This is a predicted structure of a 77-nucleotide RNA (c-di-GMP-I riboswitch aptamer) from a Candidatus Aerophobota bacterium.
RNA sequence: UAGCCGAAAGGGCAAACUAUUCGAAAGAAUAGGGCGCAAAGGCACAGGCCUCAUAGAGAGGUAGGUGGCUUGCCGAA
Numbered sequence: 001u002a003g004c005c006g007a008a009a010g011g012g013c014a015a016a017c018u019a020u021u022c023g024a025a026a027g028a029a030u031a032g033g034g035c036g037c038a039a040a041g042g043c044a045c046a047g048g049c050c051u052c053a054u055a056g057a058g059a060g061g062u063a064g065g066u067g068g069c070u071u072g073c074c075g076a077a
Stems, first nucleotide, its partner, number of pairs: 005075002012037002017032006035064001041070003045067002048062005
């Protein structure tokens, strides 16, 4: 220095719910709020799940569902 790993420190994100808005819906955004998270940062590439439609084909969502890719703070054992 890098990797594995996850003590400490400084911090970070933000579930359910509530209000408003968008949306056909799933759901998303903003504010409040904290269940939790060492990538709960990002990407819809693959499977899954959800919504709409459906003979089929398809469109949308979900990364806090799994895998994968990619970027990153700190430095004890």
Lineage of the source: Bacteria > Bacteria candidate phyla > Candidatus Aerophobota. Rfam family: c-di-GMP-I riboswitch aptamer. Its family is annotated with cyclic-di-GMP binding in the Gene Ontology.